Model confidence (mean pLDDT): 78 of 100. c-di-GMP-I-GGC riboswitch aptamer from an Acidobacteriota bacterium, 96 nucleotides, folded computationally. Of the family's consensus pairs, 100% are formed in the model.
[in-house]
RNA sequence: AGUAUUAAAGCCAAACCCCGCGCAAGCGGGGGACGGAAAGCCACGGGUCUUUAAGCAGGUCCGACCCUGGAACUGAAGACAGCCGAGUCGCCACGG
Numbered sequence: 001a002g003u004a005u006u007a008a009a010g011c012c013a014a015a016c017c018c019c020g021c022g023c024a025a026g027c028g029g030g031g032g033a034c035g036g037a038a039a040g041c042c043a044c045g046g047g048u049c050u051u052u053a054a055g056c057a058g059g060u061c062c063g064a065c066c067c068u069g070g071a072a073c074u075g076a077a078g079a080c081a082g083c084c085g086a087g088u089c090g091c092c093a094c095g096g
Stems, first nucleotide, its partner, number of pairs: 002094002011036002016031006034082001040088002044085003047080006054074002056069004
């Protein structure tokens, strides 16, 4: 190089609770461990979620640039790396 969760040094920390931030998804800190071999980093591709309401949908209307809505789809703005993949860095062990 490569292999990998058996052993060991260590590491991270789901749900839930408390405090703070955010409209929200969610995030930060403390407690706590379901789990994790990249559960380190990174929103690039897919996906999920939130907000918005331009398209859109419904209504009024001659028609709407008006009113209402956010279920679906497109868009916009965001969240998730503990959903999958890509990229990137790397500890221990085995090993040449």